[in-house]
RNA sequence: GGAGUUGGCCAGAUCAUCGCGGCAGCACGUGUGCUGGCGAGGAAAGUCCGGGCUCCUUGGACAGGGUGCCAGGUAAUUCCUGGGGGGCGUGAGCCUACGGAAAGUGCAGCAGAAAAUAAACCGCCUAAGCAGUUCGCUGCCGGUAAGGUUGAAAUGGUGCGGUAAGAGCGCACCGCGUUCGUGGUAACACGCAACGGCAUGGUAAACCCCACCUGGAGCAAGACCAAAUAGAGGGACAUUAGGCGUGGUCCGCGCCGUCCCCGGGUAGGUCGCUUGAGCCUUGUGGUGACACAAGGCCUAGAUGAAUGAUGAUCCACGACAGAACCCGGCUUAACGGCUGACUCCAUCU
Numbered sequence: 001g002g003a004g005u006u007g008g009c010c011a012g013a014u015c016a017u018c019g020c021g022g023c024a025g026c027a028c029g030u031g032u033g034c035u036g037g038c039g040a041g042g043a044a045a046g047u048c049c050g051g052g053c054u055c056c057u058u059g060g061a062c063a064g065g066g067u068g069c070c071a072g073g074u075a076a077u078u079c080c081u082g083g084g085g086g087g088c089g090u091g092a093g094c095c096u097a098c099g100g101a102a103a104g105u106g107c108a109g110c111a112g113a114a115a116a117u118a119a120a121c122c123g124c125c126u127a128a129g130c131a132g133u134u135c136g137c138u139g140c141c142g143g144u145a146a147g148g149u150u151g152a153a154a155u156g157g158u159g160c161g162g163u164a165a166g167a168g169c170g171c172a173c174c175g176c177g178u179u180c181g182u183g184g185u186a187a188c189a190c191g192c193a194a195c196g197g198c199a200u201g202g203u204a205a206a207c208c209c210c211a212c213c214u215g216g217a218g219c220a221a222g223a224c225c226a227a228a229u230a231g232a233g234g235g236a237c238a239u240u241a242g243g244c245g246u247g248g249u250c251c252g253c254g255c256c257g258u259c260c261c262c263g264g265g266u267a268g269g270u271c272g273c274u275u276g277a278g279c280c281u282u283g284u285g286g287u288g289a290c291a292c293a294a295g296g297c298c299u300a301g302a303u304g305a306a307u308g309a310u311g312a313u314c315c316a317c318g319a320c321a322g323a324a325c326c327c328g329g330c331u332u333a334a335c336g337g338c339u340g341a342c343u344c345c346a347u348c349u
Stems, first nucleotide, its partner, number of pairs: 001345010012314007020039002023036006041320001045331002048329005053218004059251004064214005069083005084098001085096004099209002104207002106203002121148002123144003129140004156174006175198001176196004180191004222271004231262001233261005242256004278297008
């Protein structure tokens, strides 16, 4: 100097004038005025996951659904942190589809002899047995999977011995498995420790098996107040053997009706509604996520839906984009700027 990897932060600012919404205080006299403070995001988005809260509701089991290496964190999670196995990268790092294939079922086109407990196309042998013979051999029967073909994958690899020809058939080394030892909480790693010739693929984000977890619906939940109205309405199933009770089935418990259609009234107001598993600073402990302690702060609550307009200056020249009960995550969008650590390459000293 170049090329990369991985964290953190910001999200236009200041001034002036007019305008909008809540809260607190004061004054008037019931709706206004004045003063003071506050007023959209890092994702408010998607509605994917977990909860708080509200209602059904007083219980249980099963099915169904979800998760899937180990250990921690958290209110909890499919989230986060750290570690292990596998894969990618020269590396810093990144990804993870990582419980089980010896419980069972299924699936793998074409090619190839053959794709699960299968297999002989080209080959090799002719030892043994039968037959022929020109005595060289040939045929039948039989043996074989070491060589070749095909494929993503062919049932351990290399070498030596052995054999009629071969083959873990035997041996050495590698690989694999079991037991044991050491380290680690564990997943797991190491081991010239011992034993074993050791036939035994892939796929479970296919069905399945195993382990653990698991009610439903949702602020348009729900509670209260005020006001108005029309039911001589119609029908079906029933009435303890039945029906209803917030996913399904069954049991228990409770109630005695349940469901559909037609027609009418109201659609107004208050609460829920923002003090929170809240935020910031410092210290201690921890590799870390985070925990504890002390101190400080209060920071939108609209409801046809509030933050806009104008002017001046500066600048990093502003992208993606607007709360509607709240919080913790994940995912997606996206113009730029600031900053920490680390890796590789080239050159110079």

The RNA shown here (Bacterial RNase P class A) has 349 nucleotides and comes from an uncultured Granulosicoccaceae bacterium. The coordinates come from a structure-prediction model, not an experiment, and the mean pLDDT is 77.